This is a predicted structure of a 362-nucleotide RNA (Bacterial RNase P class A) from a Pseudomonadota bacterium. Taxonomically the source falls in Pseudomonadota (Bacteria, Pseudomonadati). It matches the Rfam family "Bacterial RNase P class A". A reference for the family is Beauregard et al. (2013), "Identification and characterization of small RNAs in Yersinia pestis", RNA Biol. Rfam classes the family as a ribozyme. Model confidence (mean pLDDT): 76 of 100. The sequence was found by an Rfam model in a public genome assembly.
RNA sequence: AGAGUUGGCUAGACAACCGCUGUUUUUCGAAAGAGAGAUAGAGGAAAGUCCGGGCUCCAUAGGGCAAAGUGCCAGGUAAUUCCUGGGAAGCGUGAGCUUACGGAAAGUGCAACAGAAAAUAAACCGCCUUAUUUAUAAGGUAAGGGUGAAAUGGUGCGGUAAGAGCGCACCGCGUGAUUGGCAACAGUUACGGCAUGGUAAACCCCGCUUGGAGCAAGGCCAAAUAGAGGUCCCCGUGAUUUUCGGAUCACAAAACGCUGCCCGCGUUAGGAUCUGGGUAGGUCGCUAGAACUGUGUGGUGACACACAGGUGAGAUGAAUGGUUGUCCACGACAGAACCCGGCUUAUCGGCUAACUCUUUUU
Numbered sequence: 001a002g003a004g005u006u007g008g009c010u011a012g013a014c015a016a017c018c019g020c021u022g023u024u025u026u027u028c029g030a031a032a033g034a035g036a037g038a039u040a041g042a043g044g045a046a047a048g049u050c051c052g053g054g055c056u057c058c059a060u061a062g063g064g065c066a067a068a069g070u071g072c073c074a075g076g077u078a079a080u081u082c083c084u085g086g087g088a089a090g091c092g093u094g095a096g097c098u099u100a101c102g103g104a105a106a107g108u109g110c111a112a113c114a115g116a117a118a119a120u121a122a123a124c125c126g127c128c129u130u131a132u133u134u135a136u137a138a139g140g141u142a143a144g145g146g147u148g149a150a151a152u153g154g155u156g157c158g159g160u161a162a163g164a165g166c167g168c169a170c171c172g173c174g175u176g177a178u179u180g181g182c183a184a185c186a187g188u189u190a191c192g193g194c195a196u197g198g199u200a201a202a203c204c205c206c207g208c209u210u211g212g213a214g215c216a217a218g219g220c221c222a223a224a225u226a227g228a229g230g231u232c233c234c235c236g237u238g239a240u241u242u243u244c245g246g247a248u249c250a251c252a253a254a255a256c257g258c259u260g261c262c263c264g265c266g267u268u269a270g271g272a273u274c275u276g277g278g279u280a281g282g283u284c285g286c287u288a289g290a291a292c293u294g295u296g297u298g299g300u301g302a303c304a305c306a307c308a309g310g311u312g313a314g315a316u317g318a319a320u321g322g323u324u325g326u327c328c329a330c331g332a333c334a335g336a337a338c339c340c341g342g343c344u345u346a347u348c349g350g351c352u353a354a355c356u357c358u359u360u361u362u
Stems, first nucleotide, its partner, number of pairs: 001358010012327007020041009043333001047344002050342005055214004062263004067210005072086005087101001088099004102205002107203002109199002124145002126141006153171006172194001173192008218284004228275006236251006255267004292309007328331001
């Protein structure tokens, strides 16, 4: 100097004028409301609605099945399929990156075509031996070739008629011992010639986790509810007490609820359904948080603890816009709707830290 890898911060700025929404001060006003001032006012992803929670209700709150999710090990967290660190496999010269990473000897299924043969497996070409003759037959073989995504351990040496773990060495595989590590795993060593392939992002098996619905949750106030009709189910028992109208308690029952089913539990004198008519506005939930920033301590790290500091947009047919001027890096993707923690996707630029490789100079 060039080419890369992995992180962090930022996301046009300034000024003026007019215009919006919240909070607050003040003036006018009985109130409703109107005016003046101050102050605050979209994101790193607000997007996707993909995960996990907080919160609300079912509800008094359980068990089983089904269903769904997840899948190496150890930690972190409120929790997770998330994050951190490690292991294995693969890619890269490297810094690094990726992983749907439990089980194929529990069972079922699938692998077209080609090929001799694709798991109840085998001989097309070839090689060797014998016989006979000019070409064939018998036997042996799976080392060489062909087909295929994949051909039944691999490489080398010896041996053999030719070959083959047939024998040997190394690798691989299986079993055992031992070392390091919490573990996943890695190493060393002994014995054994040892084959029964692939695929689970196919069904399945195993381990772990899971109640459901969701702010349009759920409360409060207001308005209206023709003193309208039809159909079905059900409309009890016992005890105590009584001013004899009734009241209380227990059990049971049609129905309803537990948002898939069953058990079980709860409410329980009413319930379900059809025709027709009427009303539907305001307000709370709604923003102080498992939150943020700084410092210190511990930890490889995610993070934890302690101290200190500041504070925040809460709209509701939906607020932050328009114009002008200057500067510059010439502005992309793009707008909160209960809140938070993650993941994924889109994206113009600017600044910055560490590391890797190549070249040159000293």